[in-house]
Context: one part of a larger RNA
RNA sequence: UGACGGGGGCCCGCACAAGCGGUGGAGCAUGUGGUUUAAUUCGAUGCAACGCGAAGAACCUUACCAGGGUUUGACAUGAUACGAAUUUCUUUGAAAGAAGAAAGUGCCGUUUGGAGCGUAUACACAGGUGGUGCAUGGCUGUCGUCAGCUCGUGUCGUGAGAUGUUGGGUUAAGUCCCGCAACGAGCGCAACCCUUGUUUUUAGUUGCCUUUUAUGGAACUCUAAAAAGACUGCUGGUUAUAAACCGGAGGAAGGUGGGGAUGACGUCAAGUCAGCAUGCCCCUUACACCCUGGGCUACACACGUGCUACAUUGGGCGAGACAAUGAGAUGCAAAUCUGCAAAGACUAGCUAAUCUAUAAACUCGUUCUAAGUUCGGAUUGUAGGCUGCAACUCGCCUGCAUGAAGGUGGAAUCGCUAGUAAUCGCUGGUCAGCCAUACAGCGGUGAAUUCGUUCCCGGGCCU
Repeated sequence: UGACGGGGGCCCGCACAAGCGGUGGAGCAUGUGGUUUAAUUCGAUGCAACGCGAAGAACCUUACCAGGGUUUGACAUGAUACGAAUUUCUUUGAAAGAAGAAAGUGCCGUUUGGAGCGUAUACACAGGUGGUGCAUGGCUGUCGUCAGCUCGUGUCGUGAGAUGUUGGGUUAAGUCCCGCAACGAGCGCAACCCUUGUUUUUAGUUGCCUUUUAUGGAACUCUAAAAAGACUGCUGGUUAUAAACCGGAGGAAGGUGGGGAUGACGUCAAGUCAGCAUGCCCCUUACACCCUGGGCUACACACGUGCUACAUUGGGCGAGACAAUGAGAUGCAAAUCUGCAAAGACUAGCUAAUCUAUAAACUCGUUCUAAGUUCGGAUUGUAGGCUGCAACUCGCCUGCAUGAAGGUGGAAUCGCUAGUAAUCGCUGGUCAGCCAUACAGCGGUGAAUUCGUUCCCGGGCCU
C1' cells in the first nucleotide's frame, strides 16, 4: 500500500422479509457423471460446466471403431511427356476402386503454339479435428452496468508512499454542491444511438372508408419520413440564501417515462490450438487420404435443465369472436374432390401491406360427478402416410386397440416488483425429413406483495 476478520460505522441489490408460481416425489424429453463397449470422437466441471460448443448425429456431417483400399496423395504451386475435353457401356466389387470396349476431335490463333482438362513419372512439397490455451493472437465468460480506476504539476514524507479521490450534505452514479495544500485532466457514470408511449406536417398503394363490385374520398386506422414534446422548465415547503429532496399544477408522458445496444483499470496462468490464425514439438506407405458397415442413440445407477400430469377455476362434444412478430420461386399453397385421419389428386393466387397459414386461452350450449374416473397419458401390438439412394440398429405423423406411474411431492432449493409473475397460443432460424418439450422472438388474458434492514448471500465507501 493492499487483502482478510465469527472488528466498528454508513449504504445498496428479488440479498432477506412480504407475496405468487415452481424444482426436489411420478412418467417422458434432453445434457452430464459413472459403467459398458471394437468404438461409445473431442471439448466445457462451484457461482461463471451439465436443452453448453451442436441454429437440427439414419448416409453425409464425423473428428471414433472394424474391414476393404491409396501413397506427390482428397486439396495448392512448380518440371517433363502423352492425350482434346467429354460421354456411354461391359466385367468384378459392399462401395471406393480395378480391368476392358466404344463414341468423340472442340475454343483462341498466322504454323510452331496458347487457355482449360485428364493420365503417367520423379522431387521440392502437400496433409494432420496430432500435443501444448501454462508459449500466443483474436474472441468470450465472470466480479458488474458494480462506481469505481488513474495521470500531470504542486505540496508533505529520509523512503515505501500520501494528498487530490478524505470531510459535511446529496444522488441510481467519484451525480452534484459546500469545505479543504491542493489545482486541473483522462478512462468509466450520464448524455449523444435504436425502439416504444403523445401530437403535428407531408405522402396515400397493394392498406383505410364508402358505394357494393370497380366508382369515388383523404377524415380515421395504418404505413414511413420530418418535426415538436420532459428541461426539476413553473410553483409551495424543507435544507445552509447551495446541491438536492417532499408535494402541487399543467401534461400522452415527471423527475433516468419503459426497454435495448453500450461493460473503465483490472481479477480468475478462467475458457477456446476443435471456428479462425499461429510459435515450438511430433507423424510422413501414416497420427495423411478414399470407401462400406457400425458407433456418437449402449444402461444396474447418480445429478442438472425441461415438458406433461395428478383433475370440476376441470375433461369431452357442438357453435361463435379477437392478434402480433416473421416466412414463402427446386418455395408458400387457397378452393374442389378422395380418405375416419396422417395424407393424396387436381389446380387458382403470390417474386407478395395485393396471394398463402383454424390463433389458443375466451364466450355460449350440452354432457361427465369424486372414481385411479369420460383424469392422466407412458408402454406395447397392429394397419397405414410422408421425406429420403436408404427409416433394422436410428426418423416424424395418423387410425384402431392397449391403457403404466401419478391423488400436489422429505430435507433442501429456484425465479419474479407491472403489462412483471402466472397462464395461452403463434412465428422463425437450422432443415430433404426430424427425435424442438430446445433456442430466438411475437402477441392475448393478466395478479399478489414490499412493515422493514435484525439475520443469510454478494457488493461499495470510511475506519